RNA sequence: GGCCCCAUAGUUCAAGGGAUAGAACGUGAGCCUCCGGAGCUCAAGAUCCAGGUUCGAGUCCUGGUGGGGCCA
Numbered sequence: 001g002g003c004c005c006c007a008u009a010g011u012u013c014a015a016g017g018g019a020u021a022g023a024a025c026g027u028g029a030g031c032c033u034c035c036g037g038a039g040c041u042c043a044a045g046a047u048c049c050a051g052g053u054u055c056g057a058g059u060c061c062u063g064g065u066g067g068g069g070c071c072a
Stems, first nucleotide, its partner, number of pairs: 001071007010025004018055001027043005048064005
């Protein structure tokens, strides 16, 4: 330098172009308990960035950024 793959809650992962972007673990609160743990209930929390296509984009396209791999 070229090509390919990946980027979504704190973490690990979902989401055939269409409803309020879900789950587990974790975190906070409550119930329970003598106190904790376990269990139950509730809550907060995310689409890497900038454009484009579309009635509608996490999803498709372009460029960039970061990570990984192959070639040179």